A computed fold for a 350-nucleotide part of an RNA from a Candidatus Vogelbacteria bacterium, annotated as small-subunit ribosomal RNA, central domain.
It matches the Rfam family "Bacterial small subunit ribosomal RNA".
The sequence was found in a public genome assembly.
The prediction has a mean pLDDT of 86.
Context: one part of a larger RNA
This record gives sequence, C1' cells and structure tokens, in this order.
RNA sequence: UUGGGCGUAAAGGGUGUGUAGGUGGUCUGGUUAGUCUCUUGUUAAAUCUCCCGGCUUAACCGGGAAGCGGCGAGGGAAACGGCCAAACUGGAGCGGGUGAGGGGCUAGUAGAACUCAUGGUGUAGGGGUGAAAUCCGUUGAUAUCAUGGGGAAUACCAAAAGCGAAGGCAGCUAGCUGGCACUCAGCUGACACUGAAACACGAAAGCGUGGGUAGCGAAUGGGAUUAGAUACCCCAGUAGUCCACGCCCUAAACGAUGAUCACUAGGUUUUCGGAGUAUCGACCCUCUGAGAGCCGUAGCUAACGCGUUAAGUGAUCCGCCUGGGAAGUACGGCCGCAAGGCUAAAACUC
Repeated sequence: UUGGGCGUAAAGGGUGUGUAGGUGGUCUGGUUAGUCUCUUGUUAAAUCUCCCGGCUUAACCGGGAAGCGGCGAGGGAAACGGCCAAACUGGAGCGGGUGAGGGGCUAGUAGAACUCAUGGUGUAGGGGUGAAAUCCGUUGAUAUCAUGGGGAAUACCAAAAGCGAAGGCAGCUAGCUGGCACUCAGCUGACACUGAAACACGAAAGCGUGGGUAGCGAAUGGGAUUAGAUACCCCAGUAGUCCACGCCCUAAACGAUGAUCACUAGGUUUUCGGAGUAUCGACCCUCUGAGAGCCGUAGCUAACGCGUUAAGUGAUCCGCCUGGGAAGUACGGCCGCAAGGCUAAAACUC
C1' cells in the first nucleotide's frame, strides 16, 4: 500500500457552533474536460503469452502473431455524475396555536440542622473507642430553655422520573433568557448532512487578586494501634471547600458505544403531547408523535452480550488503531503566572 478494524482484546476526539473540503431529494430541457464506446499514433529491442521452426530432448536459440494497461489526437453516446436554465414538495427551515421541564443568569426570601456569643435552670462529669487515651469541664462543661449573630447545604416530595451539546442541573418567589415536543399545513423552495482548521463551553483539584469561613477537612500537631505505623481509629486543625473577577483545560469527561439518514417481529413499564371513543366531568379503552427503561424475534458477536435508543441491514462524512516495554516520555514547537497541558519520536529491550 491493498485490506481489516475501533462496547469489554490496540482504537470514537470531553462536548458543541462551524470555515474549507467531501457527499447530496423529485422532474424537464440544454451542455459535456468525469464516464462509456470506436478509430488512430505512440509505448525501442530483448523479456512475458500463443503459433511455427532449429540444436537427439530440454534449458537455449530463430521466425511470426496477439493483447491488456498508460499517454496523445479525432469521431460518437448522454443512462449516471458535473455545469447552466426552468420547475416541484416529501428533506430542511419559517409562521400560527398549545405544552412539559432540578436548562441557564440575576436578585430576593424560608425552614430544619450545625456552630458561636449572651443570659436562665442545673451539677460532675462530658466526649470518644474494639478497648482507651490525647481533648473539654467546678473560672461551671455535657444536658435543657430563651435571645441574638454567622456560614454552608436544601430532608420529605424523589422516581427505573425530568432538563441540558457535554461538563452538569434540585427549598421557594420574581425578573431576564436558551433549547425541545406536539398540532395546524399558511409561507420559503434543497436553503441539506458531515466537518480538517478555527472559535466557544468544559466536573474535581490547582493558580492569581480581593472577600468570606459554620460544618467538613489534604498538610501538620497530639493520642492510640503496632515489631515499626511517616497509615487505617480518635482529639485538634491550616490550605481548600463558599463568593466576585481572571486563569488552568484535565478525568473511568463512560453508554468505556462519533454524527446524520433509511430499512428490519413483538411484549411490557414510564414521561410529555395530539386525535377518537366514552362520560355531566375525570378515569378507563383504541390509535398516533417525541423521549426514557426492561424483556425479547430475525440478524450480529470470540464470547459476554446487542437487539427500532442496534453492537442488525445499507449510505455519507469526520476522528482514531496496527505487538509489549521504553512512553503519552525525550527533543522541538505552541499555550500557561505556575502546576503543567497539547502535539509527539527513537536508540535499546522482550
């Protein structure tokens, strides 16, 4: 390279928006550098293939013939593809009407718990553990009541549930705001899909500046345990966890499963819509659309399993893999305040 792959063996980019590029619905006409076909030139000889012949045969040698493929030129075809023009509505979008939701941002606010302070009651213990001790307590703790302050998180509802592109999102109220589903079939008329770059977002930890700090709690100190115990257990406790602004850009960022479209048995549960039937109404029942689960047919798979939410059957585009280690390292480059991140080898070795 041809080819084969990517749920778990190596391999899906953390996620989106989107440029170039690649790919692209139905119909008509035109055109034709792709495509198909014919002719012709060229592609030295030898070689290869076929036929005939010469050395006893063969290898070898001589003669003749043919073709594929490539490139150039000319003629033709117009199904497919391209281009141009005209049209269509099924893809896509817009619009009207409904609807659900922890989607996002900002502000306010509530109750429980915790902790601190002050005061009251009250007295000798409390706390902690496997057992203890460090620790707190007669300067009155623990317990209990009252008042006040503070920070963080929102029990029940709660779910196999919901929303979001992913990360993620949960008390309540208001304001601002993104997306989605269903329905009507009014409008546009292929406006689409994917997407190298680029840009944006991106848990936790970490970093910078300023605030805040109740609880928890790396580090650290102490008490235990132990042969030791730089741990597990206990008592304390600083960064941090919280807020504002600015960075960092990683993850078992997982469904370990890229996006889009089409097709291919069912059963059952659930969320949100629509229609019919029923009804005073709601439920029930039937059909239907969009999600979220379980089981399962065909099929697939090395097996496990997947199975209309495919890992089945096809199509388009992107990313990625190619024995283990060295190594996601070195060097170089780019980014970062730093920590480090991204890109990414080889020698050597098995």